[in-house]
RNA sequence: UUGUGUCAACGGCAAACUUUUCGAAAGACAAGGACGCAAAGCUUCCGGCCUAAGGACUCAGUCUAAGGUAGCGGAGCUACCACA
Repeated sequence: UUGUGUCAACGGCAAACUUUUCGAAAGACAAGGACGCAAAGCUUCCGGCCUAAGGACUCAGUCUAAGGUAGCGGAGCUACCACA
């Protein structure tokens, strides 16, 4: 440096749920809490999925992302330990 991985060690993160706050919503922040995760560290560049304020329309509705999801994949960058 590359590959493989948690056998071992040091550890790390934190789903659902509850409460606070923000948000039109999806959802996010913080605290508690652990389902799980070898990148569940970071980044919306590509795809998927979620929402539809505003806008449009054939207007009881339908469509639409520059909103969201990094714990849905892909991609990029960075990284502990072990073995080869």